RNA sequence: CCGUGCUAAGCGGGGAGCUAGCGGUUCCCUGUACCGGCAAUCCGCUCUAGCCGGGCCGAAUCCCCGCCCGAGGGGUGCCGGGUUCGGGAAUGGGUCGUGCGCGUUCGGUGUCGAUCGCCAGGUCCCACGCAACGGAAGCUUGUGAACCGCGUCAGGUCCGGAAGGAAGCAGCGCUAAGCAACGCUCACCGGGUGCCGUGGGUCAGCCUGGCAGGAGCCCUCGCCGUCGACACCGCCCGGGUCCGACGUCUCGACGGCGGGUGCACGG
Repeated sequence: CCGUGCUAAGCGGGGAGCUAGCGGUUCCCUGUACCGGCAAUCCGCUCUAGCCGGGCCGAAUCCCCGCCCGAGGGGUGCCGGGUUCGGGAAUGGGUCGUGCGCGUUCGGUGUCGAUCGCCAGGUCCCACGCAACGGAAGCUUGUGAACCGCGUCAGGUCCGGAAGGAAGCAGCGCUAAGCAACGCUCACCGGGUGCCGUGGGUCAGCCUGGCAGGAGCCCUCGCCGUCGACACCGCCCGGGUCCGACGUCUCGACGGCGGGUGCACGG
C1' cells in the first nucleotide's frame, strides 16, 4: 500500500420556550435526515446525555476538532411610526357663544312715522278705603205643640130634682222655642276676592299712551374682529402595547477550508 472481517463513533443540527439546570415532547429556522413505543397541570435526568426495544452503516464525502461564512433566533441602546391610557395646554385648526364691526341674499317691519331720547301710567310690594262674597245679628213673611201652650170647645163625661154649672178630647183659630224663605238693614267679623279708589315704596326690564325728531330697525346669510367656552383634530409630558430602520452584544443551521481518529487476519 491492497483485500477481508470487525469496533468506537454516526444515522441530523440550531434558536426560542419550559426548567434550579440539562436532554426530549411543543413552536420556528436549516434542508432530507433509520423504524416502533412514551411524554405539558409532561417524560427522563444531575454534568452530560432523551428513555426502552429493534435495524443500518462504519474508520472516512460520511466520525471528531479548529477557523471562516452566515439562513435564522435572542438581549440591549437610540430613533421613527401605529394604537391605547392618563395628564397638560385655549398660542394653530375646528365647533359654539358674543358684535363693541362691515356688507347685505331671503323674509318681516317702517313716512298710516323706524332706531335712539324724554315724560306719564300700568305691571311688582305695603297701608287704608270702597265694592262683592261669606259668616253672624236684627226686621218681615211662612210654618210650627197627640197630652204635658192659649182661646173657642160639637159629641160624650161629671155635679144638680130642675134651672143651671164644671172639667175638657177631636176640630178650628192663635202663639213659644225651633225651622225655612225672600227681601231689606246698618253696626260687627273674615280673607289664595277685585279690569275699583287714595297714599307711599320700587321704578332695572317689559307693556300701553304721549312729546320731540325724521329713516331706519329685526331675523337670516357672508366676511372680519374682540372676548369667552369646549380638548374634536393637531401640539406638549408620561405610561402600556405592536411594528420598522440603524448600532452593538450573543447563540448559530447549511456550506467552505484545515487537521485528527482504531482492531484482527491474509497478501
A computed fold for a 267-nucleotide RNA from a Gaiellales bacterium, annotated as Bacterial large signal recognition particle RNA.
The RNAcentral record of the sequence draws on ENA.
The gene name in the source record is ffs.
It matches the Rfam family "Bacterial large signal recognition particle RNA". About the family: The signal recognition particle (SRP) is a universally conserved ribonucleoprotein involved in the co-translational targeting of proteins to membranes. It is annotated as a non-coding RNA gene.
Model confidence (mean pLDDT): 75 of 100.